[in-house]
RNA sequence: CUCAUCCAGAGGGGCAGAGGGACCGGCCCGACGAAGCCCCGGCAACCGCGUGUGAAGCAUCGGCACUGACGCCGCGCGCCUACACGAAGGUGCCAACUCCGGCCUGGCCGCGUUCGCGCGUCGGGAAAGAUGAG
Numbered sequence: 001c002u003c004a005u006c007c008a009g010a011g012g013g014g015c016a017g018a019g020g021g022a023c024c025g026g027c028c029c030g031a032c033g034a035a036g037c038c039c040c041g042g043c044a045a046c047c048g049c050g051u052g053u054g055a056a057g058c059a060u061c062g063g064c065a066c067u068g069a070c071g072c073c074g075c076g077c078g079c080c081u082a083c084a085c086g087a088a089g090g091u092g093c094c095a096a097c098u099c100c101g102g103c104c105u106g107g108c109c110g111c112g113u114u115c116g117c118g119c120g121u122c123g124g125g126a127a128a129g130a131u132g133a134g
Stems, first nucleotide, its partner, number of pairs: 001134006011040005019029003023102004041094003046090002049086006057077002061074004098128001103125006109118003
């Protein structure tokens, strides 16, 4: 830089001792112990692995059809690909939807009523961020 996903799921102990939730605003978590480190456990299934099915494709054999035709059917293989399942090797994760919003936009509501405005509300799309793969 590119692509995919982000409303599901899953925590105990030890050391340590005041911060943490990326940034900003809000709102939360935290001395009933934050960050960090270690041990054990768990969740999930992105990559890799395995099985099955379908299919593009490939090759042999058999059958049928054809002999200006070179196709159809069956068996087999099957890198890659689609789906399903399994296991858990490489990552990841285990408060709150990525905690909510931030930029653009639609509906409704309120204010003002010309345009609009709203840290009102319910949606959509971006941006940013996180994780994986390349």